The RNA shown here (transfer RNA) has 71 nucleotides and comes from a Chloroflexia bacterium.
The sequence is in RNAcentral, with records from ENA and MGnify.
Its mean pLDDT, the model's own confidence on a scale to 100, is 80.
Its Rfam family is "tRNA". Gene Ontology term of the family: triplet codon-amino acid adaptor activity. By type it is a transfer RNA.
Taxonomically the source falls in Chloroflexia (Bacteria, Bacillati, Chloroflexota).

RNA sequence: UCCGGGGUCGUCUAACGGUAGGACAGCUGACUUUGGAUCAGUAGGUUGGGGUUCGAAUCCCUGCCCCGGAA
Repeated sequence: UCCGGGGUCGUCUAACGGUAGGACAGCUGACUUUGGAUCAGUAGGUUGGGGUUCGAAUCCCUGCCCCGGAA
């Protein structure tokens, strides 16, 4: 330099172009003599910028980062 793959809550993982969900972790409450366990609730996320569309995590263009391959 070229080619391919990937980037979603703190972590892991879903989501026909149509309300961004689940698990664990966190926080609050219940229970408990305390802790743990259990139960209930709660907060938190689409890598940046443009475009297409009534509507984009998803499609297109262009950056950034990571991985692999070729030279």